Overview:
Bacterial RNase P class A from a Dehalococcoidia bacterium, 379 nucleotides, folded computationally. The source organism's lineage runs through Bacteria, Bacillati, Chloroflexota and Dehalococcoidia. Rfam family: Bacterial RNase P class A. Gene Ontology terms of the family: dimeric ribonuclease P complex, ribonuclease P activity and tRNA processing. Rfam classes the family as a ribozyme. Model confidence (mean pLDDT): 78 of 100.

[in-house]
RNA sequence: CAAGUAAACCGGGUGACCGCUCUGUAUUUAACUUACAGGGAGGAAAGUCCGAGCUCCACCGAGCAGGGUGCUGGGUAACACCCAGGAGGGGUGACCCUAUGGAGAGUGCCACAGAAACAUACCGCCUUGCGAGAUAUUAUUUCACAGGGUAAGGGUGAAAUGGUGAGGUAAGAGCUCACCAGCAGCCAGGUGACUGGUUGGCUGGGCAAACCCCACCUGGAGCAAGACCGAAUAGAAGGGCGUUUGAAGCGCUCGGCUGAAGCCCUCGGGUUGGUCGCUUGACCCUGAUGGUAACAUUAGGGCUAGAUGGAUGGUCACCACUUCAUUUUUGGAGUACAGAUUUGGAGUACAGAACUCGGCUUAUAGGUUUACUUCCCCC
Numbered sequence: 001c002a003a004g005u006a007a008a009c010c011g012g013g014u015g016a017c018c019g020c021u022c023u024g025u026a027u028u029u030a031a032c033u034u035a036c037a038g039g040g041a042g043g044a045a046a047g048u049c050c051g052a053g054c055u056c057c058a059c060c061g062a063g064c065a066g067g068g069u070g071c072u073g074g075g076u077a078a079c080a081c082c083c084a085g086g087a088g089g090g091g092u093g094a095c096c097c098u099a100u101g102g103a104g105a106g107u108g109c110c111a112c113a114g115a116a117a118c119a120u121a122c123c124g125c126c127u128u129g130c131g132a133g134a135u136a137u138u139a140u141u142u143c144a145c146a147g148g149g150u151a152a153g154g155g156u157g158a159a160a161u162g163g164u165g166a167g168g169u170a171a172g173a174g175c176u177c178a179c180c181a182g183c184a185g186c187c188a189g190g191u192g193a194c195u196g197g198u199u200g201g202c203u204g205g206g207c208a209a210a211c212c213c214c215a216c217c218u219g220g221a222g223c224a225a226g227a228c229c230g231a232a233u234a235g236a237a238g239g240g241c242g243u244u245u246g247a248a249g250c251g252c253u254c255g256g257c258u259g260a261a262g263c264c265c266u267c268g269g270g271u272u273g274g275u276c277g278c279u280u281g282a283c284c285c286u287g288a289u290g291g292u293a294a295c296a297u298u299a300g301g302g303c304u305a306g307a308u309g310g311a312u313g314g315u316c317a318c319c320a321c322u323u324c325a326u327u328u329u330u331g332g333a334g335u336a337c338a339g340a341u342u343u344g345g346a347g348u349a350c351a352g353a354a355c356u357c358g359g360c361u362u363a364u365a366g367g368u369u370u371a372c373u374u375c376c377c378c379c
Base pairs, nucleotide, nucleotide: 002374003373004372005371006370007369008368009367010366012319013318014317015316016315017314018313020040021039022038023037024036025035026034042350046361047360049359050358051357052356053355054222055221056220057219059256060255061254062253063252064251066218067217068216069215070214071085072084073083074082075081086100087098088097089096090095101213102212106211107210108207109206110205122154123153124150125149126148127147128146129145131143132142133141134140135139162180163179164178165177166176167175181203183200184199185198186197187196188195189194226276227275228274229273235267237266238265239264240263241262248258249257283302284301285300286299287298288297289296290295320348321347322346323345324344325343328340329339330338331337
């Protein structure tokens, strides 16, 4: 100098004019209006994928079903999230990824090809017998048939009785040996997942993101939840179960408990008004201490929208940033490359709260900063 990896931040600014909305104060019986002061969209507000706070229905216990998660340890209100590790894989590396519990509990699948995919011999190799032929002189070799041995070589396939090499054998094979992988035992380290060493028998797969098994967790519905005020109307409506022989009590069963002008279903009618919920929070910022970290404790400081057909905006000017063309020019060996400067044009991302919070996922023009890795050059 260039190319990368990981993380964090910004994502337009200033002024003028006009406009919208909330809170407080003054004015007012009150309200409206007016005046003054203060506030007014996000890093994802999106997706609605997880977890909760909160509200209502739930009475408690036991079992079952259904659902969720899935290596270990820690964090957290909790989580499928975050942090740190293990194992496996990718990359020269900084780093990144996870189809990360169990296949000897059981069931199931592995098409086609191939002889054969929980089982086996197609081509081959060796050997025995009978027969025929050739050569040369009693040995070698070829072919066909019938047996036996074999899984080292070849073929098929994603995968074929662990791999490579040597010895051995009639030919072969863990048959034996060396190294490696797998499995099992023992020892050591670690909270643990696992790791290392050593010994041994030599050893037939894969898929559970197939059903399943194991471990742990788990009520339901949701702010259109729900509470209150006001107003209006049409329940003599139809049915079921029940009131101590007990309906109903938000999956099923059992047990206990509460329990009545009740509970449930269908049809029909009225109200579509207002207030609360509605923003002080598992909140934010800074420092200290502890911790590898996530984070925890503590001290000080801060209050940062609350709409409801739904506010937070519009116009103008200048500046900023990016880019294209262009004038002048500096460095440079240089029509490389980099910087400054004049004028003009174009553009400035993704995108709008609706009870709140912790995450994940997706979208995002451009810019800044920090740490680390690698190539090249110079000293």